A computed fold for a 486-nucleotide part of an RNA from an uncultured bacterium, annotated as small-subunit ribosomal RNA, 3' major domain. Its Rfam family is "Bacterial small subunit ribosomal RNA".
[in-house]
Context: one part of a larger RNA
């Protein structure tokens, strides 16, 4: 010099409070952890592991077991030596397939050289066989390491040069006064400068114009039974390129006449307007040798390859993390309301048709502001139920079907009828949230034949509270003091 502290000031933060909805009980999903198991492959371990790696375990995937198989290997180079019915392709026949087997037919490329052409061709190459050097390893070591990730923390630190004190470690700047979201700015000062950081520069959203109109419009004309359905027309919405705009510019107070703070004017937006992306020196020998790469170390007829079959789906249990419920602010029936993002060719599938439906038959349209997925759900509006384990809730299982797929036993996803299980708001404790937020209600994508309560996205409806900073938690400055700490 730091860390620390149940010393002290100062100040943030859904940390508390103040609210509004969960978890912790139930069933079920998933993930772990134990247990079992021939194998339940492996990793990730408070915060920061645990719907985490896995944006798709029925074969594949697959690293794991058990079986059956190959040994220059499924894959790269190179060396030598062979080899001429060779590479190749493969029929019987063992076999679950790999894989063994080899009847059968059967090439290519240079090319001496013979030939009058067809063509024949030693030789050589490619191939293959043998050996050999070697491949191969999701074996071990993240505590040998590169990348790369997660965290303190989107937290205001961190540090440098010169110069100044100190014997010297090191101070000093960075501290103090104000302020701020910010080491953000003023102002003071043995200091004067300066970097990574903050902020700004960047997307997206909120406002207008301008350009642009096969998307949108009776806005104003005309046809039309109606449909933006047709002339016509870019005004309006809208697409997506520029451009404006916001800076405490302005006005009043308050302050050191300064940074700035409080109120007001215009303004769609007001003091960073809302969101993102972006993550300083470092910390945790944090995480990753199974993404990849790589030292070293081990294997080499096996720790490497290939297959069929199981297995990652197990189940007395404990846990996190979700869905769905316990109903009437609701279930059910009926009816003519309205987004947004996104995606489509081996795809998206329209209308008509069939079936109670899951889905089928056919197949128009669309590489897509055009057609299609997608008739958004809660909302309304009318009926119904009457407080009951119920016309709540749906677990479970039975039968009967579609669908994808070579194949749904183990171990899929969907329908339909039947069955209807726990559950009547959850102990101690504990978690998200400050506005279009929370809560809630659907829709779309990514992976993917299929399979989604999971993950990343989109719009609809649409709140309550914040007195305050005593106290839990975390963090930053500043000072004291103590120290078996560095």
């Nucleotide at each position: 010099u730091g860390a620390c502290g149940g010393g002290g000031g100062c100040c943030c933060g859904c940390a508390c409070a103040a609210g509004c909805g969960g978890u912790g009980g139930a069933g079920c999903a998933u993930g772990u952890g134990g247990u079992u198991u021939a194998a339940u492959u492996c990793g990730a371990a408070g915060c920061a592991a645990c719907g985490c790696g896995a944006a798709g375990a029925a074969c594949c995937u697959u690293a794991c077991c058990a079986g059956g198989c190959c040994u220059u290997g499924a894959c790269a180079u190179g060396c030598a030596g062979g080899u001429a019915g060779u590479a190749g392709a493969g029929a019987a026949c063992c076999g679950a397939a790999a894989g063994g087997g080899g009847a059968u037919c059967g090439a290519c490329c240079c090319a001496a050289g013979g030939g009058a052409a067809a063509c024949c061709g030693a030789g050589g190459g490619a191939g293959c066989c043998u050996g050999c050097a070697c491949a191969g390893g999701u074996g071990g070591u993240g505590c040998a390491u590169g990348g790369u990730u997660g965290u303190c923390g989107u937290c205001a630190g961190c540090u440098c040069g010169u110069g100044u004190c100190g014997u010297g470690a090191g101070a000093u700047g960075u501290u103090g006064g104000g302020u701020u979201a910010a080491g953000u700015c003023c102002c003071g000062c043995a200091a004067c400068g300066a970097g990574c950081g903050c902020a700004a520069c960047c997307c997206c959203u909120a406002u207008a114009c301008u350009u642009a109109g096969u998307u949108g419009c009776c806005a104003g004309c005309a046809c039309g039974a109606a449909a933006g359905g047709u002339g016509g027309g870019c005004a309006c919405u809208c697409u997506a390129a520029g451009u404006a705009g916001a800076c405490u510019g302005c006005c009043g107070c308050a302050g050191a006449c300064a940074a700035u703070g409080c109120g007001g004017a215009g303004g769609a937006a007001g003091g960073u307007g809302g969101g993102g992306a972006u993550g300083a020196c470092g910390u945790c020998a944090a995480a990753u040798c199974a993404u990849c790469a790589u030292g070293c170390c081990c294997u080499u007829u096996a720790u490497g390859g290939c297959c069929u079959g199981g297995g990652c789906c197990a189940c007395a249990c404990a846990c996190g993390u979700g869905c769905u419920a316990c109903a009437a602010u609701g279930g059910c029936c009926u009816g003519a309301a309205c987004a947004g993002c996104g995606g489509g060719a081996a795809g998206c599938g329209a209308a008509g048709g069939a079936g109670c439906g899951a889905u089928c038959c056919u197949g128009a349209g669309c590489a897509a502001a055009c057609c299609c997925c997608u008739g958004a759900a809660a909302a309304c509006a009318g009926g119904u139920c009457c407080c009951a384990g119920u016309u709540c809730a749906g677990a479970u299982u039975g039968c009967a079907g579609g669908c994808u797929g070579c194949a749904a036993c183990u171990c899929g996803c969907c329908u339909g009828c039947a069955u209807g299980a726990a559950g009547g708001c959850g102990g101690a404790a504990u978690c998200g949230c400050u506005a279009g937020u929370a809560a809630u209600c659907g829709c779309g994508g990514a992976u993917c034949a299929g399979c989604a309560u999971g993950c990343c996205g989109c719009g609809g409806u649409g709140a309550a509270u914040a007195c305050g900073u005593u106290c839990c938690c975390g963090g930053g400055c500043c000072u004291u003091u103590g120290u078996a700490c560095a």